[in-house]
RNA sequence: AGAGUUUGAUCCUGGCUCAGAACGAACGCUGGCGGCGCGUUUUAAGCAUGCAAGUCGAAUGGGAAGGAGAGCUUGCUCUUUGGAACAUGGCGGACUGGUGAGUAACACGUGGGUGACCUGUCUUGAAGUUGGGGAUACACCAUGGAAACAUGGGAUAAUACCGAAUACGAGGUUAAGCUUGGAGGCUGAAUCUGAAAGAGGCGAUUGCCUUGCUUUGAGAGGGGCUUGCGGCUCAUUAGCUGGUUGGUGGGGUAAAGGCCUACCAAGGCGACGAUGAGUAUCCGGCCUGAGAGGGUGGACGGACACACUGGGACUGAGAUACGGCCCAGACUCCUACGGGAGGCAGCAGCUAAGAAUCUUCCGCAAUGGGCGAAAGCCUGACGGAGCGACGCCGCGUGAACGAGGAAGGCCGAAAGGUUGUAAAGUUCUUUUGUCCGGGAGGAAUAAGUUAGGGAGGAAAUGCCCUGAUGAUGACGUUAACGGACGAAUAAGCCCCGGCUAAUUACGUGCCAGCAGCCGCGGUAACACGUGAGGGGCGAGCGUUGUUCGGAAUUAUUGGGCGUAAAGGGUGCGCAGGCGGCGUUGCAAGUUUGGUGUCAAAGACCGCAGCUUAACUGCGGGAAGGCGCUGAAAACUGCGAGGCUGGAGUCGAUGAGAGGGAACCGGAAUUCCUGGUGUAGGGGUGGAAUCUGUAGAUAUCAGGAAGAACACCGAUGGCGAAGGCAGGUUUCUGGCAUAAGACUGACGCUGAGGCACGAAAGCGUGGGUAUCGAACAGGAUUAGAUACCCUGGUAGUCCACGCUGUAAACGAUCUGCACCUGGUGUCGGGGGAGACCUCGGUGCCGAAGCUAACGCGAUAAGUGCAGCGCCUGGGGAGUAUGCCCGCAAGGGUGAAACUCAAAGGAAUUGACGGGGGCCCGCACAAGCGGUGGAGCAUGUGGUUUAAUUCGAUGAUACGCGAGGAACCUUACCAGGGCUUGACAUAUACAGGAAUGGUUUAGAGAUAGAUCAGCCGCUUGCGGACUGUAAACAGGUGCUGCAUGGCUGUCGUCAGCUCGUGCUGUGAAGUGUUGGGUUAAGUCCCGCAACGAGCGCAACCCUUGUUGUCUGUUGCCAGCAUGUAAAGAUGGGAACUCAGAUGAUACUGCCGGUGAUAAACCGGAGGAAGGUGGGGACGACGUCAAGUCAUCAUGGCCCUUAUGUCCUGGGCUACACACGUGCUACAAUGGCCGGUACAGAGCGAAGCGAAGCCGCGAGGCGGAGCCAAACGCAGAAAGCCGGUCUCAGUACGGAUUGAAGUCUGAAACCCGACUUCAUGAAGGUGGAAUCGCUAGUAAUCGCGCAUCAGAAUGGCGCGGUGAAUACGUUCCCGGGCCUUGUACACACCGCCCGUCACACCACCCGAGUUGGGGAUGCCCGAAGUCGCCGGUCUAACCUGCAAAGGAGGACAGCGCCGAAGGUAUGCUUGGUAAGGGGGGUGAAGUCGUAACAAGGUAGCCGUACCGGAAGGUGCGGCUG
Repeated sequence: AGAGUUUGAUCCUGGCUCAGAACGAACGCUGGCGGCGCGUUUUAAGCAUGCAAGUCGAAUGGGAAGGAGAGCUUGCUCUUUGGAACAUGGCGGACUGGUGAGUAACACGUGGGUGACCUGUCUUGAAGUUGGGGAUACACCAUGGAAACAUGGGAUAAUACCGAAUACGAGGUUAAGCUUGGAGGCUGAAUCUGAAAGAGGCGAUUGCCUUGCUUUGAGAGGGGCUUGCGGCUCAUUAGCUGGUUGGUGGGGUAAAGGCCUACCAAGGCGACGAUGAGUAUCCGGCCUGAGAGGGUGGACGGACACACUGGGACUGAGAUACGGCCCAGACUCCUACGGGAGGCAGCAGCUAAGAAUCUUCCGCAAUGGGCGAAAGCCUGACGGAGCGACGCCGCGUGAACGAGGAAGGCCGAAAGGUUGUAAAGUUCUUUUGUCCGGGAGGAAUAAGUUAGGGAGGAAAUGCCCUGAUGAUGACGUUAACGGACGAAUAAGCCCCGGCUAAUUACGUGCCAGCAGCCGCGGUAACACGUGAGGGGCGAGCGUUGUUCGGAAUUAUUGGGCGUAAAGGGUGCGCAGGCGGCGUUGCAAGUUUGGUGUCAAAGACCGCAGCUUAACUGCGGGAAGGCGCUGAAAACUGCGAGGCUGGAGUCGAUGAGAGGGAACCGGAAUUCCUGGUGUAGGGGUGGAAUCUGUAGAUAUCAGGAAGAACACCGAUGGCGAAGGCAGGUUUCUGGCAUAAGACUGACGCUGAGGCACGAAAGCGUGGGUAUCGAACAGGAUUAGAUACCCUGGUAGUCCACGCUGUAAACGAUCUGCACCUGGUGUCGGGGGAGACCUCGGUGCCGAAGCUAACGCGAUAAGUGCAGCGCCUGGGGAGUAUGCCCGCAAGGGUGAAACUCAAAGGAAUUGACGGGGGCCCGCACAAGCGGUGGAGCAUGUGGUUUAAUUCGAUGAUACGCGAGGAACCUUACCAGGGCUUGACAUAUACAGGAAUGGUUUAGAGAUAGAUCAGCCGCUUGCGGACUGUAAACAGGUGCUGCAUGGCUGUCGUCAGCUCGUGCUGUGAAGUGUUGGGUUAAGUCCCGCAACGAGCGCAACCCUUGUUGUCUGUUGCCAGCAUGUAAAGAUGGGAACUCAGAUGAUACUGCCGGUGAUAAACCGGAGGAAGGUGGGGACGACGUCAAGUCAUCAUGGCCCUUAUGUCCUGGGCUACACACGUGCUACAAUGGCCGGUACAGAGCGAAGCGAAGCCGCGAGGCGGAGCCAAACGCAGAAAGCCGGUCUCAGUACGGAUUGAAGUCUGAAACCCGACUUCAUGAAGGUGGAAUCGCUAGUAAUCGCGCAUCAGAAUGGCGCGGUGAAUACGUUCCCGGGCCUUGUACACACCGCCCGUCACACCACCCGAGUUGGGGAUGCCCGAAGUCGCCGGUCUAACCUGCAAAGGAGGACAGCGCCGAAGGUAUGCUUGGUAAGGGGGGUGAAGUCGUAACAAGGUAGCCGUACCGGAAGGUGCGGCUG
């Protein structure tokens, strides 16, 4: 520090996800040791048991048990010692410890104030401590009660209680003076008020000491109150408030104060967020982060709050009191049913809850606390131990050597590789472990003893200071150390597709499973599971959760808003924010010193202590916050006083569809009247509805009505926007220009607010010509709730009012300033002109900006000021609440849930019922077919034991198959074989192998018998047979694992590369453009220059020809010869055969064209513009075809899925399709005669002549290994005859009979022949195929395969046409361009209803909880007040009796918790039913959108419709 993920690829926007760190964690697997920390985050739920606050006998009463002694009645009394329990009293139970429910508050933090306060103990001063009195608890006696406890009686003490005296201080009241900024402080006269307690020790006649006590000053520490500032969410909480805000009097408090009360006034708070709701203890800190920030508040520390829930006071220095009290409530427990008791959010522990959190331990030895004079007692604070890998830190599980690189595992075809120096083995060590042994520090001191010094005193106890000595250890079997033993006791977890370090085999087969994101798994999974290997970390490792980071993804640092999310529809304007140029003052902000504080701990730096570290100790410092106090004055601010540049005012001129009102005009339309006139009109793609002989349309004249204003007119003008268009008048707003004068910052922006605001819509009243939602009809259509047509209502128009939205758009907020230019245009000004200038409005462009497109002085450039808005897509502009509206609806505006994208711009393709150019038997023009019939053949289907398998749009279907009776053959039935029908090698045995004959059998096979080897080193080898074990074998699967081969686009003209250049990039350029071509063929141009694969040419064949060679071919001339014949001699001319050459190149001429390329015409030529034909098929596409040609990975079978045999099947047959043959006839059939090919083939062959047969054929066997012999008669044609339009003398299917041939064998199931039979069929619907010249059509011939078996296939020649105007249309293709929401690429994508399942949500009659509020009722405890009743020790009066003061109780009143009731509010749960939404491999209906998406789309609105949607009106171009 980044990475993955949207796309075919790219850039951007944008979300999601990952890598890091952390945790009071939990879960899974695993687990050796130690140190230091931490440990109910949930239920402030409930709690058994024990402990957690007592202490003081030197305040007091009283004294049990026990000890000693005495008396003696031997079990009692007394004395003494002892001091438990109890009680009064004092101090402490307000600290410590726990928890975080409540609390949004002066609760907390920080800084102040207290001139408005308190303070026990402590420290330090001052002054006192006199003299009296009356009670009471415990105990005792008695009574009640189950208990808790209560009551009565008479006694008793105090440092308990109460008067009195005294009063330096202190307090109150009233004057006076000084002082302070202030309500304060000081001085001071008079007067009034208020105290006390003893105990211990010493000395003893008075007293002294210690410690208490009282009054008072000061301090320290602690607290109360108050205040500035700071720190949560929601505005879908906008108004709140009655003690409320203030005053006066009074009360109350330690203390200010509505804190309380009476009266008076009517205030107070709030957009700088009151009130309400939700949530939450706050901080030091902790985590993260570069920082700024964000998150958090567990442990430790500070503060606050609470103590079962609610209320209340008492005591006290301090509480409204966790282990105190009273009351109410809920709960639990005891009970004798009458009543009582309790409060773990102390330490342990239990139950429940939960993913989850410990011992009912030891000790006061240390530190700290309470009491005490002290000893000491108490202390679940604390110190320790225990449990838990919960965290941090440290250590170990051995070290060295050790290669035959052992065995085993895994991988590999093998070689070998790897595990791996790893192990074994040898040597060594002992941290840890087990056992044993001694053994630090934590302990300082206290009492006591003692030494020295000091003050004071008559002295002593005592007091102060210093030293020595001097008990005490929970942990603890401590740490550390020493010894013995022995590698001994100690390694796992996660991961290995990318991100992300690390790969292979097997298993599985969209299953099981994985997954943080992208995504893996459908038979070769580096992604699942296992093994092996590897990587990472390591007593841990992973997962889950949470926080920060990455995320500049809320942007202060540090983002954006034309098209990605985002500029408010427009203006005016209050508050707010911001604000021109000088001068001067102040010093609020600002800058800079000093100073106080921000506790400690933590963090940082340094040092130090535990072996190290974690941990701990000590020291140090910065930054920053707040306060106080100096200084400065540039900037901001505030005040004063100026300026003119911003802004404005005045008069002058000018343009304009700016706005309101009134009036006027002509054209057109429709309607009405009349005339002329006659059969149509209208409408459409074509029609129909409609209209017209009752006279339309057309035409002429007249009239009426309403609405809109052609031409001018524009890229033009005006307006803030919406918007504004005939003319005239009138009222009125704004703007521009020129040069002045004036005011003197008066300015900019603008949350709320107010106003304006197209169309549609609403209300009331008019108006209604046109147009025209809805509606009706006619068409179209599968349907057509549409597009088209005929009608037509609201509306469209006017007035007044409402609505307040639009693609209200420049998708671009307003204002100001600055930054190259060019060219139009509108309105001004200057100038003679050139031209200059101001204000608008367009285009093109520099710099710059931008993701790109683009913007570019009218910015989307560079800056400033202010406002609005955005933060992934969907859900959704929905729900709900509130506001507005008559309604429609508008404004504001979520969440659950769901996805990993959604999106912008540009690129390459593909596609378009987009455009342009061009080509092809693509259409057209023609010829002949198919589709109808019969048959052949292939396929589907069906059937079957099997009908083997494959091929399936074009590109399967007379295809693999160039030939299924057996064989083939892969299929079926049955019968056999198991190293096998076939290959290789080994070992052993055997005899050759093999052939003939014969028996059984369907045969394979089995048996019998006969015949039957070679080399030779005499036992081996070769071949063979048998046995054994390796292995063979498979037409079994996968063509979606493959090679090879093939089809198709397509013989279409294309497909690419290098370098350069352009672009952020994908990419582009080149290859586009202008011409031209069959062609990316060539030329020209050009940021391109070249090159490659294709095209063409080179190859074969055919057409002309030269030369050479002439047999089996040829025969002109010479000769022989025949009936004829190159038959013969001979010839080498010709034909022909075969070699090898030549020829054609737009070469020549003319024209066109840019002078080029090229095209058109012509000449010559056998051939002319590639002469004809063939072979040849670019990059690629279709996961095209083939595992059954062959090869091959993997999988599968192995007495069978192999192999042999017999028979059957592949030949089935209701039917459907493809490809063909033959026909339907006269351009023909039949009969007779007669002519002319080419290319082939032949030895298991072709087979002549001759003979036989009607014929197929048979007999026969010449010749021929073939330019020699044979197949072999070519046929159409030509000549002649016949048939005469008919199911025929057409047609030949089918069937019967008889035969021929091949072959072991023609039944299933061959071909052919003869005779007989003589079906359909009379030219073929929709549709569809081939062909452009030696072609189509037509005619026959040959060959391959093959024993036999072509209508198929491959070749060959004969005869031999028609037509092409042309490129609009159909199909396919090429190039350029355009649009795109497609990229599996239009057979694409995609919308909505309906149906089903699931999920979350909204409404909801109700029902059931919580919360707080208000009114009323009731009213506990208790404070306060009142008080007439009852009782009453101290004090007063009094001789006494009695009275008084005071007190207690009762009673009454105010307030008052819980409770009750009523009302509405708010927030949950649940819910019949209703609603939309989301999600879901293969449901239904349509086709709305993306291309001109087939009616351009979209926005607002209204109506309509199963649904997408349609239509109207206005708007936008996206």
Annotation
Small-subunit ribosomal RNA from an uncultured Spirochaetaceae bacterium, 1518 nucleotides, folded computationally. Rfam family: Bacterial small subunit ribosomal RNA. Rfam links the family to the GO terms structural constituent of ribosome and ribosome. Its mean pLDDT, the model's own confidence on a scale to 100, is 84.